Notes
The part of an RNA shown here (large-subunit ribosomal RNA, domain II) has 694 nucleotides and comes from a Candidatus Dojkabacteria bacterium. The organism belongs to Candidatus Dojkabacteria, within Bacteria. The RNAcentral record of the full RNA draws on ENA. The coordinates come from a structure-prediction model, not an experiment, and the mean pLDDT is 84.
[in-house]
Context: one part of a larger RNA
RNA sequence: GUCUGCGAGUUUUUGUCAAUUGUCGGUUAAGCUGUUCUGCAGUGUAGCCGCAGCGAAAGCGAGUCUGAAAGGGCGUCAAAGAUAUUUGGCAAAAGACCCGAAACCGUGUGAUCUAACCAUGGACAGGUUGAAUCCCGACGAAAGUCGGGAGGAGGACCGAACCGUUUACUGCUGCAAAAGUAUCGGAUGAUCUGUGGUUAGCGGUGACACGCCAAACGAACACGGUAAUAGCUGGUUCUCCUCGAAACAACUUUUGGGUUGGCCUCGAGAGUUUCCUCAUGGAGGUAGAGCACUGAUUGGAUCGCAGGUUCCGUAAGGGAUACUGCAUUCUUUCAAACUCCGAAUGCCAUGAGUUUUAUCUCGGGAGUUAGACUAUGGGAGCUAAGUUCCGUUAGUCGAAUGGGAAACAGCCCGCACCAUCUGUUAAGGUCCCUAAUGUAUGCUAAGUGGCAAAAGAAGUGAAGUCUCACUGACAGCCAGGAGGUUUGCUCAGAGGCAGCCAUCCUUUAAAGAGUGCGUAACAGCUCACUGGUCAAGAGAUUUUGCACUGAUAAUGUAACGGGGCUCAAGCAUACUACCGAAACUGUGGCUUUACUAUUGGAGCAAUCCUUUAGUAAGGGGUAGAGGAGUUUUCUAUCUACAGUGAAGUUCUGAUGUAAGUCAGGAUGGAGUGGAUAGAAGUAAGAAUGCAGAC
Numbered sequence: 001g002u003c004u005g006c007g008a009g010u011u012u013u014u015g016u017c018a019a020u021u022g023u024c025g026g027u028u029a030a031g032c033u034g035u036u037c038u039g040c041a042g043u044g045u046a047g048c049c050g051c052a053g054c055g056a057a058a059g060c061g062a063g064u065c066u067g068a069a070a071g072g073g074c075g076u077c078a079a080a081g082a083u084a085u086u087u088g089g090c091a092a093a094a095g096a097c098c099c100g101a102a103a104c105c106g107u108g109u110g111a112u113c114u115a116a117c118c119a120u121g122g123a124c125a126g127g128u129u130g131a132a133u134c135c136c137g138a139c140g141a142a143a144g145u146c147g148g149g150a151g152g153a154g155g156a157c158c159g160a161a162c163c164g165u166u167u168a169c170u171g172c173u174g175c176a177a178a179a180g181u182a183u184c185g186g187a188u189g190a191u192c193u194g195u196g197g198u199u200a201g202c203g204g205u206g207a208c209a210c211g212c213c214a215a216a217c218g219a220a221c222a223c224g225g226u227a228a229u230a231g232c233u234g235g236u237u238c239u240c241c242u243c244g245a246a247a248c249a250a251c252u253u254u255u256g257g258g259u260u261g262g263c264c265u266c267g268a269g270a271g272u273u274u275c276c277u278c279a280u281g282g283a284g285g286u287a288g289a290g291c292a293c294u295g296a297u298u299g300g301a302u303c304g305c306a307g308g309u310u311c312c313g314u315a316a317g318g319g320a321u322a323c324u325g326c327a328u329u330c331u332u333u334c335a336a337a338c339u340c341c342g343a344a345u346g347c348c349a350u351g352a353g354u355u356u357u358a359u360c361u362c363g364g365g366a367g368u369u370a371g372a373c374u375a376u377g378g379g380a381g382c383u384a385a386g387u388u389c390c391g392u393u394a395g396u397c398g399a400a401u402g403g404g405a406a407a408c409a410g411c412c413c414g415c416a417c418c419a420u421c422u423g424u425u426a427a428g429g430u431c432c433c434u435a436a437u438g439u440a441u442g443c444u445a446a447g448u449g450g451c452a453a454a455a456g457a458a459g460u461g462a463a464g465u466c467u468c469a470c471u472g473a474c475a476g477c478c479a480g481g482a483g484g485u486u487u488g489c490u491c492a493g494a495g496g497c498a499g500c501c502a503u504c505c506u507u508u509a510a511a512g513a514g515u516g517c518g519u520a521a522c523a524g525c526u527c528a529c530u531g532g533u534c535a536a537g538a539g540a541u542u543u544u545g546c547a548c549u550g551a552u553a554a555u556g557u558a559a560c561g562g563g564g565c566u567c568a569a570g571c572a573u574a575c576u577a578c579c580g581a582a583a584c585u586g587u588g589g590c591u592u593u594a595c596u597a598u599u600g601g602a603g604c605a606a607u608c609c610u611u612u613a614g615u616a617a618g619g620g621g622u623a624g625a626g627g628a629g630u631u632u633u634c635u636a637u638c639u640a641c642a643g644u645g646a647a648g649u650u651c652u653g654a655u656g657u658a659a660g661u662c663a664g665g666a667u668g669g670a671g672u673g674g675a676u677a678g679a680a681g682u683a684a685g686a687a688u689g690c691a692g693a694c
Stems, first nucleotide, its partner, number of pairs: 001694006011094009021084004025049003031043005053060002063074004097235002100232001104225006115199009124189001126158003129154001133150007162186003167182004201217001203213003238629006248261005262368002264365007273358001276353007288341001289339002294335003299330004304326004308321005371397005376391005402413003417589004423584002428579003431563003438575006449565001455549002459546010476533005482506003488500002512527001516525002590619008600609003630683001632680010648667008
C1' cells in the first nucleotide's frame, strides 16, 4: 500500500413542543391477588396535573395589589381547553457522536544500567629520569664545600595490558537502537576493576553537565482515580423529493469561542397588509455651485488710520515714501469639520392599479457571526498594492454546471428535472488549427495591429485660416551688396561683428551704423536687401485621424493561443449572411405545489383521507430545516420454500427515479423467505483509524 472484518448522536430521568390514542376532569406509583410468569390481567386514589386569582405577607377573592384619589399592574371573560399513554424533535444532568493530549493525584516496583558511598579481594610488560638519606675520598680549625659511590622519591617521563574516546573516514533498512579502521589522552594514581551491600521519585546521587537513577528523566516505571479535561485538529457509514442561508448588529478576560437579534426551514393563524408602477403631499442640506457667514487666498485702487524709514528743524512740528499693517472698495481662487443657494436618486405618508409576489403574528428546528473579487460613492495609503476599512449601493463567486475571455472561483453571456443526430439565438466570433462572410468607402507601412508617459519629428490622410505669386512668387544659378564712416564711447587695439550709447543722412534697382564665420586690429568669406535668368505654384499657421522615436533582463522565439496576415486575416464607418450554450424552442417522459372536476371511504355536519384526469406555475444548490422510502439482525402472528438442493459465492438477464428487488446457470451442502407489526450492537472510503492476511 491493497484486500477482508471491526469502527462514531446511544441509554436513563426530568422538562418542553408537535403528532397520536383515550377520557371530559384526567391518571395511578409502590404494594397485593391471579396467571399460560423477563410478561399480562385485576386490584390499589397515596400522590401528581387541572378546576381562581392577586399580594412580600396578614389577607381578600372574579377580583386583587398599589395609591389620598385619579389611574395603573397582574387576573376574570376561552374545547384555540384539561389530563394520561405512545412516538418523534429539542433542551438539561450524566463519559452523552467517536478517537486524541502535554499533565495532576494515589498505591506500589526498581541502584543486575548508571551516580556516590561502605565492606572484602584483584590488576598495572618493559624502558627512562635519578629527590631525600647514607658511605668513601679530597680540602678545611670548624661549619661545611667539592668529587665518587650506594640509594630509589615522584597526582615525574616514554610506552603495552587496562581505562578513556581527540580527529578523520567508513557505517547510517549498520556487524552494532552508538560500531569498525587509522589516529589520539591517561597508564603508581583524585588510578582501574571483581564480588557483596547502602541511598528511591514532593526522593536519591551528582569534582553541577539539569547529568544519572535498567536503550526516551526540568522530575523513573507499573497499575489505579479514568471514558481526567480539550472554546482545538481529524473522522462520523443507504436512497430519492421540497425549500434553502450566513460570513452582519449588540454584548462578551471577547476577537479561529459564545448569547440575543437579523437571514433559512417546518407547523398553525391573519388575509393583500408585501414588492413594483403611477399620482399627490411631505422631511432633508449630499452632488453641484457659491463666497452672503467662518477661515484660507491673487493683484490693484483710495480722501483715510497706525507703525517704520528718510529729509528739514534745538525742539515742537512739518514734508516725502516703488516699506508694513488696518479700514473701505474692485478683482482672482479654495474648504470633510464654510453655506446666500441647491438637485437627481433614495426615504416617509396617503390613494389607485398590475401581478400565483410576497407580507405579518405565534410556536418547533437550525446553521451562520474568518468572506472574496468586480463596478460604484468615500476614509487610510503614495488618488501604491491581488493592500486595508466603511456604504439599508449593485453584481457574481461562496453554495453555480454550461458558452466566451488561449489556459483563468469573483469579468462578459447565461443560469443544468431526464431523454433527443429538432430548430433559433446570447456573449463572442466566421484564412488554417476551429463551427461560421461577404460587400462598399476610406486609413495604416509601423507586423502598428499584437504593452507604456512626458517630450520630440518637413511620416502620412482630412478639414480650415492667412500671406506671396505670369505686373513672374518659392528654391537654385549669374551679378550687386555702396558713400559720410575706422559713427560716438571704451580700449594696448575695438575699423559692421569683446562691451556700452545712439542707430541718422546720402547715392541708389538694392544695400543693417549690420545675420553668421573670421583677424591682434584691419583684411577676407557670407547673410539681410536688389536686378537678371528660370518657370508655376510657394510659404506660414490652427484643428483632427492613423502611424514614428522615446522603448532596457536574466534557460528559448516568449508582450497576437499558434501558423500565418499588408487595397489585410489590421483600423474606422455602413450594410449583409452565418456559426455559436445545458439560454429559448419542438417532441416524449418523471416529479412538486396550487386550483378545478372526479372515484371510494369516515363523519350529524363543517371537513378530512383517497383514486383518476385536466389547467397553471415550478424542479442548480454547501451549512441547514422538512417529507417519503430502501436495506441488515432479532421477536410475534399468519403464510410459504428446501438433499428432486436452503443460505452464501459467482456469471448472465429482467425490473424500479434511486437505495434496491426478482429470475436463470454454475458452485455450495443445510437451512431460508414473504406479508403485517415490534425492537435495534442497522448501512463504511477516508479518522498519520483498529485487527488479520498478502